[in-house]
RNA sequence: AGGAGAAACAGUCGCGCUUUAAAUGAAAGUUUAGAGUGAGGAAAGUCCGAGCUCCAGAGAAUCGAGGCGCCCGGUAACGCCGGGGCGGAGUGAUCCGACGGAAAGUGCCACAGAAACCAGACCGCCUCGUUUCGACGAGGUAAGGGUGAAAACGCGGUGUAAGAGACCACGGUCCGCGGCGGAGACGCGGCGGACGGGCAAACCCCGCCUGGAGCAAGGCCAAAUAUGGGGACAGGGAUGGAUUCGUCCCGUUAUGAUCCCCGGGUAGGCCGCUCGAGUUGCCGGGCAACCGGCAACCUAGAUAAAUGACUGCUAAGCCGCUUCGGCGGUGACACAGAACUCGGCUUAUCUCCUGCUU
Numbered sequence: 001a002g003g004a005g006a007a008a009c010a011g012u013c014g015c016g017c018u019u020u021a022a023a024u025g026a027a028a029g030u031u032u033a034g035a036g037u038g039a040g041g042a043a044a045g046u047c048c049g050a051g052c053u054c055c056a057g058a059g060a061a062u063c064g065a066g067g068c069g070c071c072c073g074g075u076a077a078c079g080c081c082g083g084g085g086c087g088g089a090g091u092g093a094u095c096c097g098a099c100g101g102a103a104a105g106u107g108c109c110a111c112a113g114a115a116a117c118c119a120g121a122c123c124g125c126c127u128c129g130u131u132u133c134g135a136c137g138a139g140g141u142a143a144g145g146g147u148g149a150a151a152a153c154g155c156g157g158u159g160u161a162a163g164a165g166a167c168c169a170c171g172g173u174c175c176g177c178g179g180c181g182g183a184g185a186c187g188c189g190g191c192g193g194a195c196g197g198g199c200a201a202a203c204c205c206c207g208c209c210u211g212g213a214g215c216a217a218g219g220c221c222a223a224a225u226a227u228g229g230g231g232a233c234a235g236g237g238a239u240g241g242a243u244u245c246g247u248c249c250c251g252u253u254a255u256g257a258u259c260c261c262c263g264g265g266u267a268g269g270c271c272g273c274u275c276g277a278g279u280u281g282c283c284g285g286g287c288a289a290c291c292g293g294c295a296a297c298c299u300a301g302a303u304a305a306a307u308g309a310c311u312g313c314u315a316a317g318c319c320g321c322u323u324c325g326g327c328g329g330u331g332a333c334a335c336a337g338a339a340c341u342c343g344g345c346u347u348a349u350c351u352c353c354u355g356c357u358u
Base pairs, nucleotide, nucleotide: 001354002353003352004351005350007314009312010311011310012309013308015038016037017036018035019034020033021032022031023030024029040335044346045345047344048343049342050341051340052214053213054212055211065210066209067208068207069206070084071083072082073081074080085099086097087096088095089094100205101204105203106202107199108198109197122145123144124141125140126139127138128137129136130135153171154170156168157167158166172195173194174193175192176191177190179188180187181186218271219270220269221268228262229261230260231259232258233256235250236249237248238247239246240245278297279296280295281294282293283292284291285290317330318329319328320327321326
């Protein structure tokens, strides 16, 4: 650096779910018995990317905000993965990189230092003047020293009073235009020009992407109590008149903490809920990520939340002995516990194997 595993088998008891039978029940269900099945490599953090659901909007654009930023490929998608380029670290195997723009503008650059960007001269060097010969003053300079993470591209020469890309050779960086190689990032080389310190995980500019909230989404059924709306509360029998009317008898006041219907909502229940960008094996394509084909398989769905405890036995591994053939003992232990589902990343953690470096 890469990879593998997170025990296998058998049994006893217990628990969740599914299912079969029996008992019970109006039903929902409950109980008993049997069968099947029952956590992870990270189930974790909830950091990215999606599915799904509802809301908003209108089919898009602008502004704002946030994110991303070398190239090619992979993918449903990604800020992820693979391969490559460039830069950096390391003797090396190998590792790391938000890796567009600092020559659009603004801003910042601690401490130290004379000076941190169109700015400067502390020591030094040189010229001139003064001189009490210690030095002082004016000017020039930026090669050397010193400060710093960073000080007018590096180094050698020419030149000069001393110096300086001031000039020259070699080299470096950037810009423009050609050439060659490459799919591209980019590499190699040519000509011309320039020599501008750094910071954009500072504002900003350029390019690309993004509506919001999340299974406590969302949908259905629906009690008691309380509440909203509406309704009911006097008739029955006999008899006369063709009917709406009258007479007689019986009953009746309870306007209520009354009865009925409807609605919203709570507890509770059901769905969403686990068959899916699925898992395993083989074959094929590709350096790889990954993709394709065929076959087989179904692999937790709880809701205060099951997945636990024990026993036997065994392969590794470890320990001891060894006549090197084996024998004996030990033998599951770290991180950790699903809660709508996938793809990643990150973090936690035990053991083993392989390759490479020093």